[in-house]
Molecule: c-di-GMP-I riboswitch aptamer
Organism: Bacillota bacterium
């Protein structure tokens, strides 16, 4: 210093859902709460997932809802890129 691991110590994150805020949703952020998680720490490059404001097409007809589309979101969906406690081994 490198693999591997969660044996062991210290510990660490926070599902669902509940209150409140944003946002067109998706989804997000605070608090509580823990379902797991050895990177569930950070990053949208590659894939997949998810929503459809705007757009487009058509139906229709003065009101509406059909489809398709990411420039959105999702790192607790997988690959990748980056950084890091601790060491039975």
């Nucleotide at each position: 210093g490198a693999u591997a691991g969660a044996a062991a110590a210290g510990g660490g994150c926070a599902a669902a859902c509940g209150u409140u805020c944003c946002u067109a949703a998706a989804g997000g952020a605070a608090c509580g709460g823990a379902c797991g998680c050895a990177a569930a720490g950070c990053c949208a490059c590659a894939g997949g997932u998810c929503u459809a404001a705007g757009g487009c097409u058509g139906c229709a007809c003065u009101a509406g809802g059909a489809g398709c589309u990411a420039u959105g979101a999702c790192g607790g969906c997988u690959g990748g890129g980056u950084u890091a406690c601790c060491u039975c081994a």